[in-house]
RNA sequence: GGGCGGUUAGCGCAGUUGGUAGCGCAUCACAUUGACAUUGUGGGGGUCGCUGGUUCGAGUCCAGUACUGCCCA
Numbered sequence: 001g002g003g004c005g006g007u008u009a010g011c012g013c014a015g016u017u018g019g020u021a022g023c024g025c026a027u028c029a030c031a032u033u034g035a036c037a038u039u040g041u042g043g044g045g046g047u048c049g050c051u052g053g054u055u056c057g058a059g060u061c062c063a064g065u066a067c068u069g070c071c072c073a
Stems, first nucleotide, its partner, number of pairs: 001072007010025004019056001027043005049065005
């Protein structure tokens, strides 16, 4: 230098044909206990790497760019 992937909640990951962003763990509150743990119920937490474009509408499509993994040279 070229090719192919990854980037979404604190962590690990889903997200189908473009139509209100979800799951597990973690965290907080309550219930349960003498207390803790476990368990149950409920809550909070997101600029979807960044910038721009298309569209009535973009995590999803297009262009550029950053970081990162693998392969080729």